[in-house]
RNA sequence: GGGGCUGUAGCUCAGUUGGCUAGAGCGAUCGGCUGGCAGCCGGUAGGUCGAGGGUUCGAGUCCCUCCAGCUCCA
Repeated sequence: GGGGCUGUAGCUCAGUUGGCUAGAGCGAUCGGCUGGCAGCCGGUAGGUCGAGGGUUCGAGUCCCUCCAGCUCCA
């Protein structure tokens, strides 16, 4: 220098022939059960979907550029 993959909640990830309001588990927090802890059950908060543009009535999803990580080739 060139190719490929990945980037979504604090963590691990799902969601892709574009369709309304973006989800799960763990964790956090509040409440209940218990004498208390653990544990279980229920609720709540937490996201500019890596950044910036483009296409479209509509983008996490398609296109372009860039950034970061992993990997292959030289």
A computed fold for a 74-nucleotide RNA from a Solirubrobacterales bacterium, annotated as transfer RNA. Rfam family: tRNA. It is annotated as a transfer RNA. Its mean pLDDT, the model's own confidence on a scale to 100, is 81. The sequence is in RNAcentral, with records from ENA and MGnify. RNAcentral records the identical sequence in 2 taxa.